[in-house]
RNA sequence: UCCCCUGUAGCUCAGUGGUAGAGCAAUCGGCUGUUAACCGAAAGGUCGUUGGUUCGAGUCCAACCGGGGGAG
Numbered sequence: 001u002c003c004c005c006u007g008u009a010g011c012u013c014a015g016u017g018g019u020a021g022a023g024c025a026a027u028c029g030g031c032u033g034u035u036a037a038c039c040g041a042a043a044g045g046u047c048g049u050u051g052g053u054u055c056g057a058g059u060c061c062a063a064c065c066g067g068g069g070g071a072g
Stems, first nucleotide, its partner, number of pairs: 001071007010024004018055001027041004048064005
C1' cells in the first nucleotide's frame, strides 16, 4: 500500500428494507431465620462516524475511524 471479516444495551450476540430484541449482569420486588439458588417486574440503545439511495435504512451504497485476518 492492497484485499477480506467485524463494530447493535454494562458483557456475549440475534435482527437480510416496514414499531430495535434475547441471554447473562446490575436494580426493585416475591420466596427464605439469613445468604445463595429459584420466581416476577421495571429499566437500560443518537445500531462506530459522516454522507447517499429509498415513501421508509440496524439492514443497501460510498468515504472515514476502531478491532481482527491475509497478500506484497